Predicted 3D model of a 73-nucleotide RNA (transfer RNA) from a Candidatus Omnitrophota bacterium. Taxonomically the source falls in Candidatus Omnitrophota (Bacteria, Pseudomonadati). The prediction has a mean pLDDT of 83. Rfam family: tRNA. The family's RNA type in Rfam is transfer RNA.

[in-house]
RNA sequence: GGGGCGGUAGUUUAGCUGGGAGAACAUCACGUUCGCAACGUGAAGGUCAGGGGUUCAAAUCCCCUCCGCUCCA
Numbered sequence: 001g002g003g004g005c006g007g008u009a010g011u012u013u014a015g016c017u018g019g020g021a022g023a024a025c026a027u028c029a030c031g032u033u034c035g036c037a038a039c040g041u042g043a044a045g046g047u048c049a050g051g052g053g054u055u056c057a058a059a060u061c062c063c064c065u066c067c068g069c070u071c072c073a
Stems, first nucleotide, its partner, number of pairs: 001072007010025004019056001027043005049065005
C1' cells in the first nucleotide's frame, strides 16, 4: 500500500429484506428480611465511531475519514 471482518447503553451484544433502538449483566428505587445476600417489581441509561449523500423515512444503502482484528505484499 491492497483485500476481508468489526465499531449500537457502564460491559457483552441482537437488530437477517430501509419504517417500533432492544436483551442480558451491572446501577438506582421499592417489596420480601432484624439486616445482608438471593429473588420479585419498576426506573434511569444510546450524538447506533465521525462527516457527507440517496430517500417521505437510514443503525441498515452509497462515498470519505478514524480506530481494532485479520490476510496478502